A computed fold for a 171-nucleotide RNA from Brevibacillus choshinensis, annotated as glmS glucosamine-6-phosphate activated ribozyme aptamer. NCBI's taxonomy places the organism under Bacteria, Bacilli, Caryophanales, Paenibacillaceae, Brevibacillus. The model forms 86% of the base pairs in the Rfam consensus. Its mean pLDDT, the model's own confidence on a scale to 100, is 78.
């Protein structure tokens, strides 16, 4: 150095890089002739790039193209892994229009604002850009400053619609 094992830390536009692109402080080739020099290019090696935020986690299992916009959109491409999405079951709950409890049914919720439909209202995003500074030979990377610009979700207002049985109690 490599491999294996153990332990710890670190995250969700999160992590990794072999396709691809770019860089060269490098090596070989190009460079054949009697000898020397020489560029582009090629191969190897090393390095760099490879998602800008908003939003999202009851448990178990399963599945894979798992929400929303921004960007001077070429790579934020392509690949792999993961992930709060989705499905099933389980646990615990809200609602169903005169109270409480239980059961069933319907449709939801995950610590609450929790049934469905329609119509409104509410929002300091970050990068990019501009500029300054630093690291590196370079590709590129890091940080600071100034001013912005979203959508979905979520919350909220109004209107309309929306089960049954049993027991108790009240009117």
């Nucleotide at each position: 150095a490599c491999u294996u094992g153990u332990u710890g830390u670190a995250a969700a536009g999160c992590g990794c890089c072999a396709g691809c692109a770019c860089u060269g402080u490098g090596g070989c080739u190009g460079a054949c002739c009697g000898g020397a020099a020489a560029a582009a290019g090629g191969c190897c090696c090393a390095g760099u790039g490879g998602a800008c935020g908003a939003g999202g986690u009851g448990g178990a299992g399963g599945u894979u193209u798992a929400u929303c916009g921004a960007a001077g959109a070429u790579u934020u491409c392509g690949g792999c892994g993961g992930a709060u999405a989705c499905c099933u079951c389980c646990c615990g709950g809200c609602a169903g229009c005169a109270g409480u409890a239980u059961c069933a049914c319907u449709a939801c919720c995950g610590u609450g604002g929790a049934g469905c439909g329609c119509a409104g209202g509410u929002a300091c995003a970050a990068a990019a850009u501009a500029u300054c500074a630093g690291a590196g030979a370079a590709a590129u990377c890091u940080g600071g400053u100034g001013g912005a610009c979203a959508a979905a979700a979520a919350c909220u207002u109004g209107c309309g619609c929306a089960u049954g049985a049993u027991a108790c109690g009240a009117u």